Description: Predicted 3D model of a 542-nucleotide part of an RNA (small-subunit ribosomal RNA, 5' domain) from an uncultured prokaryote. The coordinates come from a structure-prediction model, not an experiment, and the mean pLDDT is 83.
Context: one part of a larger RNA
């Protein structure tokens, strides 16, 4: 200069950031991932009416609540930095060796069938946690048939490209594979006919295909700490063949056959470490670092393992096993804060068990809304940067006191009283925001879909609602100089000097060095120099 700091000592405001570097130690407790009744089947009670033989029945409550199948989401969003010296991280390619739910587009469909399992109702263990049988039941849960333009296979065979491995088009045979309805509307055709349906329509869902966007797996060149007081390493090892496995090349796994691979341009080992845009420094070269915020990895009590899924081998999912804590009837069972607070420990040291979904954002849901400790505020800490205050003009009998003094006097010093103002911060009234932009909804109007003055798309005008922060920021009036400066040093290096004390004693010191009777170095005063809500001192980079 610097700095997530820490310690003394002080401390008035306000804005904007930052806040467990230590034990990836152990956690009480709330909260942090739900949500769709427009996928489906069941389906409550309290309260209030009413009647009542007073037992109880009926309306509403309510097709709500609370449970279920079912669907999307939990693989994002949030943490932390332990491991990792590696294709991890960056950068620059490459997949002709690859995947992909939701999205947009375009292209071809959406036909008839079955059987079940939870909910529930019956019982059976069992303290709990839970678990077992009998029965019935629904669907966009499940399974089969049919059809199959593309797509996928196996054969033939034609053209283009080619890195010669092999893409890509057209194209004949043959072969295996799909789907699910919900909600509103209607009435031309068919049946029943007031009007509704196995029927049209509109929306939104479903199947198959092709492009795109966006992310994602793999692969490769060059870069990336220290130690050679590590000098040889390696048998799935290095290649081949085959066959498995994967979304996908591949010793990625297996069985054969060969004996090969790296290595002084540092292999193998040890230490140590998340990377990387960036930050600190510094004329620069460089050196140091990797807090906040952005990107990527890894990680969720340790250690393995798979299941579901379009992605996991999953932080708030599942099984083993461990080790620790809790319950327990002793048989057996729960847990997992590197999510936000918040305890306890460790340490020099780091914060509220707060508010709120109003705004961005994400999930789902047509939608209205519902979750959202993501986020948006607010509280706490001079931790850090900025900005302002604590007065401003005048005022010499150079007052009184202090200090010094060669006793004339200087110095403190215009400094204070006084005298004239001001009102920023502080208190008192009073108005009071920006962030809100909507989307939804309802009115009118336009485009298209469509038989349609249903209903839905575009778009356009107009009404209506929505603020945690907060009566907060700000603006206006009143009020009184009134309530608001400290800390470090003053031998030299460095800007600042005397007296008293003290006597190598107490003590100081970054270095030189000061102290042994006139110490500008110790200690106190007066006085001065430097900074200022801060000013020293430790630590640490350059």
């Nucleotide at each position: 200069a610097g700095c997530g700091a820490a310690c003394g000592u002080u401390a008035g405001c306000g804005g904007c950031g930052c806040g467990c570097u230590u034990a990836a130690c152990a956690c009480a407790u709330g909260c942090a991932a739900g949500u769709c009744g427009a996928a489906c089947g069941a389906g409550a009670a309290a309260g209030c009416g009413c009647c009542u033989u007073c037992g109880g029945g009926u309306g509403u409550g309510a097709g709500u609540a609370c449970a279920g199948u079912g669907g999307c989401g939990c693989a994002c969003g949030g943490g932390u930095g332990a491991g990792u010296a590696a294709c991890a991280c960056g950068u620059a390619g490459g997949u002709a060796a690859u995947c992909a739910a939701c999205c947009c587009u375009c292209c071809g469909g959406c036909g008839g069938g079955g059987g079940a399992c939870a909910a529930c109702u019956c019982u059976u263990c069992g303290a709990a946690a839970g678990a077992g049988g009998a029965g019935c039941u629904a669907a966009u849960a499940c399974c089969g048939c049919a059809u199959a333009a593309g797509a996928c296979c196996a054969c033939g065979a034609c053209c283009u490209c080619u890195u010669c491995g092999g893409a890509g088009g057209a194209u004949g045979u043959g072969g295996g594979a799909a789907a699910a309805g919900a909600u509103g509307g209607c009435c031309u055709c068919u049946c029943c006919u007031u009007g509704g349906a196995a029927g049209c329509u509109a929306u939104c869902a479903c199947c198959g295909g092709a492009g795109g966007a966006u992310g994602a797996g793999c692969c490769u060149g060059c870069g990336u700490c220290c130690c050679a007081u590590c000098a040889g390493c390696u048998u799935g090892u290095u290649g081949g063949u085959a066959a498995g496995g994967u979304a996908a090349c591949g010793g990625c796994u297996u069985a054969c056959c060969a004996a090969g691979g790296c290595u002084a341009a540092g292999a193998c080992g040890g230490g140590u470490a998340g990377c990387u845009g960036g930050u600190c420094u510094g004329a620069g070269a460089g050196g140091a670092u990797g807090a906040u915020c952005a990107g990527c990895c890894a990680c969720a009590c340790u250690g393995g393992c798979a299941c579901u899924g379009g992605a996991a081998c999953a932080c708030g999912g599942g099984c083993c096993a461990g080790a620790c804590u809790c319950c327990u009837a002793c048989g057996g069972g729960a847990g997992g804060c590197a999510g936000c607070a918040g305890u306890g420990a460790g340490g020099a040291a780091u914060a509220u068990u707060g508010g709120g979904c109003a705004a961005u954002g994400g999930g789902c849901g047509a939608a209205a809304g519902c979750c959202u400790g993501a986020c948006c505020c607010a509280g706490c800490c001079a931790c850090g940067c900025c900005g302002c205050g604590u007065g401003a003009g005048u005022g010499a009998u150079g007052a009184a006191g202090g200090c010094c003094u060669u006793c004339g006097g200087g110095u403190u010093g215009u400094a204070a009283a006084g005298c004239u103002c001001u009102g920023u911060g502080g208190g008192g009234a009073g108005g009071g925001a920006c962030g809100a932009a909507a989307a939804a909804g309802c009115c009118g109007g336009u485009u298209u879909c469509a038989a349609a003055u249903a209903g839905g798309c575009u778009c356009c005008g107009g009404c209506c609602u929505u603020g945690a922060c907060g009566g907060u920021a700000c603006c206006u009036c009143c009020u009184u100089a009134g309530c608001a400066a400290g800390c470090a040093c003053c031998g030299g290096c460095u800007a600042g000097c005397u007296c008293u004390g003290u006597g190598c004693c107490a003590g100081c010191a970054g270095c030189c060095g000061c102290g042994g009777u006139a110490a500008g170095a110790c200690a106190g005063a007066g006085g001065g120099u430097g900074c200022a809500a801060a000013c020293g001192u430790u630590g640490c980079u350059c």
Rfam family: Bacterial small subunit ribosomal RNA. The full RNA is in RNAcentral, with records from ENA.